[in-house]
This record gives sequence, C1' cells and structure tokens, in this order.
RNA sequence: GCGGAUGGCCGGAUGGUCGCUCUGCACACCGGGGGUAACCUUGGGUGGAGAGGAAAGUCCGGGCUCCAUGACGGCACGGUGCCGGGUAACGCCCGGCGGGGGCAACCCCAGGGAAAGCGCCACAGAGACCAAACCGCCCCGGCGUGCCGGGGCAAGGGUGAAACGGUGGAGUAAGAGCCCACCGCGGGUCUGGUAACAGGCCCGGCACGGCAAGCCCCACCGGGAGCAAGGUCAGAUAGGGAGACGCGAGUUACGGCUCAGGGCGGCCGCCGGCCCGAUCUCCGGGUAGACCGCGCGAGGCGCCGGGUGACCGGCGUCCCAGAUGAAUGGCCAUCCCUGAGCAAUCAGGACAGAACCCGGCUUACAGGCCAUCCGCACCA
RNA sequence: GCUCCCAUCGUCUAGUGGUCCAGGACACCGGCCUCUCACGUCGGUAACAGGGGUUCGAACCCCCUUGGGAGCGCCA
Repeated sequence: GCGGAUGGCCGGAUGGUCGCUCUGCACACCGGGGGUAACCUUGGGUGGAGAGGAAAGUCCGGGCUCCAUGACGGCACGGUGCCGGGUAACGCCCGGCGGGGGCAACCCCAGGGAAAGCGCCACAGAGACCAAACCGCCCCGGCGUGCCGGGGCAAGGGUGAAACGGUGGAGUAAGAGCCCACCGCGGGUCUGGUAACAGGCCCGGCACGGCAAGCCCCACCGGGAGCAAGGUCAGAUAGGGAGACGCGAGUUACGGCUCAGGGCGGCCGCCGGCCCGAUCUCCGGGUAGACCGCGCGAGGCGCCGGGUGACCGGCGUCCCAGAUGAAUGGCCAUCCCUGAGCAAUCAGGACAGAACCCGGCUUACAGGCCAUCCGCACCA
Repeated sequence: GCUCCCAUCGUCUAGUGGUCCAGGACACCGGCCUCUCACGUCGGUAACAGGGGUUCGAACCCCCUUGGGAGCGCCA
C1' cells in the first nucleotide's frame, strides 16, 4: 500500500427568529372570570424540558393489573433441547465441547434419542433395510468355438441423494473381515475435566443406511387475559327483547336459617370455595367525556473492586418526553459531508418517529469515526 | 394500541412432501361450425407474495419480510 476479520461509537453542528406540547414561578404590568370585600382563578408574561438505535415487526421473556374454581396430582395442548455459567426471566447473552468452512484472523450449526415402536425413502436400479445379482469374474459339462446349461463369487462396472464398513496386504479357481495391520464402529475399563467431552488399554470380525423443522420417546418449562388491563366521577338512552340453566322441602319474629338438589375449570381425581336472578350468549339502544393508572426506574453517568467473559458489588452524582383530531416543527445565516461545475454557485443529507414500562431477538439504514487482529506485496 | 386470520393463472378454487415444467371452472386468444353473431367443438396463453433454512427432493415443514382482511371500548 492492497484485500479482509471482529468489537464498539456517532448518525448533522452552532446561532437567530416564528410557532407547538408538558411543567415550575409570579399576579409587579396588560386583559378575562368569580366574590360586597379580603382574595381565588386564568390568558398573555417569565424560566425549564421535549423521540430512537432501531421508537418498527409484535417474535420471545418479565414487571404491573384484573379474572375467586383456589391449592395439589395426572391427562391433553404448546414450547425448548450439547455442557457449564450469567440474569427478575428468556427461545437471550458469555465461556467451553463436538461437527463443518476458510491459507489465516475468524465465521456457521433447531447440536437430545433412529439396537422403544410406527411411517416414508418418488424416478432410476438386480437390490432401498432384508438379503440380493443386470453387466461381469471363476470352475465344471456340452457342442455348432463363442454360445448354452449347472455351480461358486461379490472385488470391478452400472443405477441412485443414499448400495450393507474404508485403505493396504496376505490368500484364492475367482473372490470375500475368510485372515492380518491401521482407521472407523460397538462394548468394557482407566486417566484428565464440575460437565459436554478428550486420551490410553483390552475385547468384539462388523452385527447397527437416512429422515424426528413426520408421528413419537426422554428431560425441562408454561393458569388465562391484556393499559381498549383496571379504578373513580359525570352524562345520555328503551335499565328493552330472545335464548340456555334454575326456581324442591321444612321453619320463621318474613330480615333470614337448615336439609336436599343444581351451577361455576380445556378434562379427570382429591381437599376445599362461591352462587342459586347468581351466570352466560345473541339482538336492539345510548355514548365517543374528565381524572387516576402515567413515569424514580431490574434508571443514566463517573470512579474503584471481583470475574477469561456475560455480569456482579461498593461509593459518588443526576432527574431525563408524557401527547390523546395526538406536541417534539418551519425559515434564515455560517460550518461539515456527498455529487455537478474552470469558477461563482447549485442540488442533496439515510432508515424512520414514543403511546403502560423494561430485558432481548429480528428486520430497515446515506455517510462517517475509533480500537484490535489476519493475509499478500514492497522498503529498511 | 391489542389479539387473530389469510395469500396458488385476470377471477373463484383443487392440491397437505415425489407420480406437479401445478389440475378444474369462468374469462381471454386462435381454428372449425354459421350468411353473420351467439351456442357448440378443438387447441392455446396464463399462477404457488418475496427471501433464507430442513430434506436426496418443498406450493406443502420451519424462520424472517411484504401485502391484505377481521375482531376487541364504556353504560344499562
């Protein structure tokens, strides 16, 4: 210098001016409302604050709130899936293990179980999971001498995504785990490691193809709904209609009480609970209001300490959006970046915008900055 | 704001791992029939929303994105 890998950050700046939303202060000045008055309240006034790294998709996990069929067990349903750790929790993150890719830095993996069972493996091919032979190789017999018949074999060819261990040797008529060495596979054992796993030794002659993002098995997790949750107040209407379920007995001072029966969960068992105008569904009607929930939080920043790291602990400091026909903007000047132009100058500045709040993931994104590392070339 | 559902020729749809360069109906185009049109008949054009993954193989299974649709307030 060129090419690449990883992690992190910014994502226009400053000033002026005119507005918007929320909020503090004060009624000294101007104006409005209430009150006899003291005074109360309010618009101008005067200060402060005002989108994001994804506010997005709503894909996961929580906080919070309600649901009174509450707890426990089981079934069903849904999800997750190597090991260890982090966390409020997670399907997230960190560190490792195994497999794959790359010269390397580094990257990717839904990565449990296929000797519990079921299912599927189209076409091609002899044969697709259980033993099977199309071409072929070898032996024997026959004759018409390159064919037929009988037998042996599975090395080679061919088919396929995948063909019943691989390579080499010995062996044989030809061959073959038939035998041997190494590798692979399976079982046992020892060592290291918390573990996944790795390595060593012994045995087995190979028996065991793939698919679980097909059913399934194993382990673990999960009650449901969502701020239009939920609460307080005000107003309007027809506080209407239809259906499901139920209205049994005794007693009474008429408020109730007791017994029986029934209803309430996705299903069942068991221990309880609530209700009997309680509950649910549909049609129709009215309304489109105010306030709370609502922002001090698993919070931001700095320093110190622990940890390889995710992260944790301590101390200090700061208060940082809360709309609801929905604010966070427009214009001008200077500068920055990109493009055009000889120049003056002109054009453009990504993706996109809170709505109860957090932790993640994923997706979109002009341009720029920082740090560390790898490969190649050149110079010393 | 929240919760669900769907996507296959121009339209309505079948298809739920292979026999699918995806079948049918209507529509469209061309030929035949007719004096001409219609009807009829023969033939043709035309689609798996986009991307990635699993699998030997994906319209179908899984994930992400895009587009479209539906429902949900309060009072009695």

Predicted 3D model of RNase P RNA and transfer RNA as a complex of 456 nucleotides.